[in-house]
Context: one part of a larger RNA
RNA sequence: UGACGGGGGCCCGCACAAGCAGCGGAGCGUGUGGUUUAAUUCGAUGCAAAGCGAAGAACCUUACCAAGGCUUGACAUGGCGGAAGUAGCGACUCGAAAGGGAAGCCACCUGUUAAGUCAGGAGCCGUCACAGGUGCUGCAUGGCUGUCGUCAGCUCGUGCCGUGAGGUGUUUGGUUAAGUCCUGCAACGAGCGCAACCCCUAUUGCCAGUUGUUUUCUCUGGCGAGACUGCCCCGCAAAACGGGGAGGAAGGUGGGGAUGACGUCAAGUCAGCACGGCCCUUAUGCCUUGGGCUACACACACGCUACAAUGGGUAGUACAAUAGGUAGCAAUAGAGCGAUCUGGAGCUAAUCCUAAAAGCUAUCCUCAGUUCAGAUUGCAGGCUGAAAUUCGUCUGCAUGAAGGCGGAGUUGCUAGUAACCGCAGGUCAGCAUACUGCGGUGAAUACGUUCUCGGGCCUUGUACU
Numbered sequence: 001u002g003a004c005g006g007g008g009g010c011c012c013g014c015a016c017a018a019g020c021a022g023c024g025g026a027g028c029g030u031g032u033g034g035u036u037u038a039a040u041u042c043g044a045u046g047c048a049a050a051g052c053g054a055a056g057a058a059c060c061u062u063a064c065c066a067a068g069g070c071u072u073g074a075c076a077u078g079g080c081g082g083a084a085g086u087a088g089c090g091a092c093u094c095g096a097a098a099g100g101g102a103a104g105c106c107a108c109c110u111g112u113u114a115a116g117u118c119a120g121g122a123g124c125c126g127u128c129a130c131a132g133g134u135g136c137u138g139c140a141u142g143g144c145u146g147u148c149g150u151c152a153g154c155u156c157g158u159g160c161c162g163u164g165a166g167g168u169g170u171u172u173g174g175u176u177a178a179g180u181c182c183u184g185c186a187a188c189g190a191g192c193g194c195a196a197c198c199c200c201u202a203u204u205g206c207c208a209g210u211u212g213u214u215u216u217c218u219c220u221g222g223c224g225a226g227a228c229u230g231c232c233c234c235g236c237a238a239a240a241c242g243g244g245g246a247g248g249a250a251g252g253u254g255g256g257g258a259u260g261a262c263g264u265c266a267a268g269u270c271a272g273c274a275c276g277g278c279c280c281u282u283a284u285g286c287c288u289u290g291g292g293c294u295a296c297a298c299a300c301a302c303g304c305u306a307c308a309a310u311g312g313g314u315a316g317u318a319c320a321a322u323a324g325g326u327a328g329c330a331a332u333a334g335a336g337c338g339a340u341c342u343g344g345a346g347c348u349a350a351u352c353c354u355a356a357a358a359g360c361u362a363u364c365c366u367c368a369g370u371u372c373a374g375a376u377u378g379c380a381g382g383c384u385g386a387a388a389u390u391c392g393u394c395u396g397c398a399u400g401a402a403g404g405c406g407g408a409g410u411u412g413c414u415a416g417u418a419a420c421c422g423c424a425g426g427u428c429a430g431c432a433u434a435c436u437g438c439g440g441u442g443a444a445u446a447c448g449u450u451c452u453c454g455g456g457c458c459u460u461g462u463a464c465u
Stems, first nucleotide, its partner, number of pairs: 002464001003462003007459007015449002019413005026305008034296002042053002064291007073130001077129006088105002092101003108121004132280002135278003141274002143269003146265001148263001153192006159168003173182002198257004203225007228251001231245005307406001311365007323354003328347002333342003372403001377398007419441007
């Protein structure tokens, strides 16, 4: 100087407290550990691994396993040599395919010839350099990322102090979300951070208006205005600032996003990519078929659905936003109990389509393992796709398990938030309880900082650095 303390002081954060909804118990889904396996590919492992890489494993993907094959190779560049009915196509044949054999047909470019005649090129074959490796090392690395943490810190120049390591500045008194600002001071200044500049949103004016509405409003696009402690009162030190008020759509950072200082964890990633070194080279490379990644005594993590009457069933009826659509979205109509099918208007899109649910109205159920709940299983079907057996998803009928609100413990959230409700998108042939967004309905509580956790500043102790 740091680090640490079951030392002290001050301060902050959904950290506790006050509340609301959960998880932990049940069934199922997904991931992980373990076990099993020919293989169950690999990585991620407290917070910061575990619906994570994976924005979607039937084949492919695929890296794993078994079996069958190839060896200048599935792909690139170069050297040397060679065959010429060559390159290419290929009936037939062995085979699960890959791969191997093979009758026959038969090119292209440049020059040349009577001529596919000759020479060269491309291509082919052989050979040599080499290719190839999701093989190892993230403790050799780049790049990218997580975390402390959007926490308020981290430093420098000159000066001054100290033998020196170093200190000062950055400490004091206030204040702030903030090393934010004010004040004082052997310091005076400056940089990276904070804030602001950027985007969305809330109010309003003007202009424009196709496909929207009928150019008034709504809406869409563009250009502006507006909020700055600007005004008033009080407190403080006259400052910074704090409390209250007016006006205002909005008030003291209005709300949200993007933005992540110096550094820490030899944190993560050699399997996204790149790259040093090491290793394999008729195999640790490459191709194919089938299997596996989907196993199942069990343990954990995160979710979904419930246990019901603020509910469930039936009938009627209302209101969104984001976004996507031509190998696509698909209306009206018809068939089917339904999944879906037939058919195809319109739409390359503010034009057409996908397209709401909770809600409201009426009625049945009357507290039961039930008209709750839907696991499991059987049968019959639909869709996608060469192909649903291992191993997809949906529908109908039947079946009707556990489950009566969950121990210790533990998670999220302070407002258009939590909770509840549906919708869309990416991935995608098909498959979403996940993820990323969107709107609809819409709360409760915060006395406070003693305690738990994490963090910041000052100070103190130390046999650690």